Predicted 3D model of a 376-nucleotide RNA (Bacterial RNase P class A) from a Candidatus Zixiibacteriota bacterium. It is recorded under the gene name rnpB. RNAcentral holds the sequence, with entries from ENA. The model forms 95% of the base pairs in the Rfam consensus. The organism belongs to Candidatus Zixiibacteriota, within Bacteria.

[in-house]
RNA sequence: AAAGCAGGAUGAACGAUCGCGUUUUAUGACGUAGUCUUAAAAUGAGGAAAGUCCGGGCUCCAGAGAGCCGAAGUGCCCCGUAAUUCGGGGGCGGAGCGAUCCGACGGAAAGUGUCGCAGAAAAUAACCGCCAACCCGUCCGCUUCGGCGGGCGGCGGCAAGGGUGAAAACGCGGUGUAAGAGACCACGGGCUGUUCCGGAGACGGAACGGUCGGACAAACCCCACUUGGAGCAAGGCCAAAUAAGGAAGGAUGAGGUCGGCUCGCCUCGUUCGACUUCCGGGUAGGCCGCAUGAGGGUAUGGGCAACCAUGCCCCUAGAUAGAUGAUCGUUGGCCCACCAAGGGCUACAGAACCCGGCUUAUAUUCUGCUUUUUGC
Numbered sequence: 001a002a003a004g005c006a007g008g009a010u011g012a013a014c015g016a017u018c019g020c021g022u023u024u025u026a027u028g029a030c031g032u033a034g035u036c037u038u039a040a041a042a043u044g045a046g047g048a049a050a051g052u053c054c055g056g057g058c059u060c061c062a063g064a065g066a067g068c069c070g071a072a073g074u075g076c077c078c079c080g081u082a083a084u085u086c087g088g089g090g091g092c093g094g095a096g097c098g099a100u101c102c103g104a105c106g107g108a109a110a111g112u113g114u115c116g117c118a119g120a121a122a123a124u125a126a127c128c129g130c131c132a133a134c135c136c137g138u139c140c141g142c143u144u145c146g147g148c149g150g151g152c153g154g155c156g157g158c159a160a161g162g163g164u165g166a167a168a169a170c171g172c173g174g175u176g177u178a179a180g181a182g183a184c185c186a187c188g189g190g191c192u193g194u195u196c197c198g199g200a201g202a203c204g205g206a207a208c209g210g211u212c213g214g215a216c217a218a219a220c221c222c223c224a225c226u227u228g229g230a231g232c233a234a235g236g237c238c239a240a241a242u243a244a245g246g247a248a249g250g251a252u253g254a255g256g257u258c259g260g261c262u263c264g265c266c267u268c269g270u271u272c273g274a275c276u277u278c279c280g281g282g283u284a285g286g287c288c289g290c291a292u293g294a295g296g297g298u299a300u301g302g303g304c305a306a307c308c309a310u311g312c313c314c315c316u317a318g319a320u321a322g323a324u325g326a327u328c329g330u331u332g333g334c335c336c337a338c339c340a341a342g343g344g345c346u347a348c349a350g351a352a353c354c355c356g357g358c359u360u361a362u363a364u365u366c367u368g369c370u371u372u373u374u375g376c
Base pairs, nucleotide, nucleotide: 001372002371003370004369005368006367007366008365009364010363012331013330014329015328016327017326018325020044021043022042023041024040025039026038028036029035030034046348050359051358053357054356055355056354057353058231059230060229061228071227072226073225074224075223076090077089078088079087080086091105092103093102094101095100106222107221111220112219113216114215115214127162128161129158130157131156135154136153137152138151139150140149141148142147170188171187173185174184175183189212190211191210192209193208194207195206196205197204198203235288236287237286238285245279246278247277248276249275255272256271258269259268295314296313297312298311299310300309301308302307332346333345334344335343336342
C1' cells in the first nucleotide's frame, strides 16, 4: 500500500426570528363543573423510537396449586439474568492460507415415509464386466467305450475393475478362490460397551471386547424439558343523553306561567292541567392507569467474561389524530488530489403502558488483528 476480520465511539455545536406540545405561575372572559384568551418561565425523541421476532413486569379472565390428554416450542456443557429461543465462557463438527466466522448440535440399531437429475441400482444392488468349480443341452477331438479334454449356450456364481452421482454397501495390502467377497488376516477408520486416567461438565486420551447396518427427524414419529388465555383499545373511576328495570308522590292537584312576600322554597294568590321526582343504567366526553424504574451516570471491589455488590450524584417527553418544527447566520465534519478561496454534502429515521434482548436500516470516525506485496 492493497484486500480482509473483529470491536468501539459520535449521531453535530452556537446565536437570532417565527411556530407547536406539556407543566407551573400570573392575567382576563364565560354558562364558575370546568373551558378558553393572553403573557412569562421551565422542559420536549432514538441508537435504532422501526420490525413486533422472543422474554418479563403490570392488568383482567379461567383454573385451583396436582395429574391425564392434546397442541406449540425448545434440544452439547457450565455460568449470568426477573426471564428467554437472549448473553458470556467452553466442548464438538464444519468453512477459510489466516485474523475469524457458522451450526435447532438428542434418537435413523422402535416403527412409517421420502430420496429430483444422472445411473443397472439410492437400499432385498448388477448395465458393461469377471468366472464357468457344480448341474443341463449341444458341437468337436481323443478313447481301453467306462469316460476324459475343449468350444458355445442355458441354469448360475461374483462384486475386483469400468461407468453415473453430492453420496454406491468400511479403506488399503495380502491370504484365499473357478472368479470373487470382512469370508479370513495385518494396518488404518467409524459406531458401540466396559474399565482406567484428565476435566466442575460437555468432552478428550488409553486398554480390552463387540460391530461394519446409505442419507433425511426445520418429514411423521420416539425421548427429555418448557408453556393457561388475552392484552393499556388491559383494566378502574366519574358521568351529558337514551331504553329496560325499581321506589315514592300525584285530579283530596304532581308540575309549570305570572304576581305578592322576608326575593328562597308552589308558602299564598292566579291561571294552565297529567304526569313529576329519585334510584338505576353507562353512550358522548373526562380522569386514573402514565412516567421513581429489574432507572441512569460515576468511583471502588469481585469475576476470563456476561454480570454482580457497595458508596456518591441525577430525575430527564407524555401527545390522543397525535407537539418535538421552519428560516437565516457563524462554526465543526466529509468530498471536489493537496494549501487558500469558492462550491457541494451532512445519513437512517419519529415515542404512544414500561423494561431486557434479537433482527433490520444508517453517515462519519477510531482501535486491534490477519494475508499478500514493496521499501528501509